[in-house]
């Protein structure tokens, strides 16, 4: 370097829900607030779930699978 196994350590993210705000919605952003999470970091490639103004459209990565990055600790 690599594969792995994790959270000791330093920390990281933040469910519902609650205001503002964008949008036809689904939902997204912001702030508060933590269900929880070893990649709940990022990709919408494959499935699937959901929305609609129904198309070559859109939303969900914290649904699964895949893909790529990444701290620390053992091994």
């Nucleotide at each position: 370097u690599a594969u792995u196994u994790g959270u000791u350590g330093u920390g990281c993210c933040a469910a519902a829900c609650u205001u503002g705000u964008u949008g036809c919605g689904a939902a997204g952003c912001a702030a508060g607030g933590a269900c929880g999470g070893a990649a709940a970091g990022c990709c919408a490639c494959g499935g699937g779930u959901c929305u609609c103004a129904a198309g070559c459209a859109g939303a969900c990565a914290g649904c699964c699978g895949g893909g790529u990055u990444g701290c620390c600790a053992g091994a």
c-di-GMP-I riboswitch aptamer from a Campylobacterota bacterium, 75 nucleotides, folded computationally. Its mean pLDDT, the model's own confidence on a scale to 100, is 83. The source organism's lineage runs through Bacteria, Pseudomonadati and Campylobacterota. Of the family's consensus pairs, 94% are formed in the model.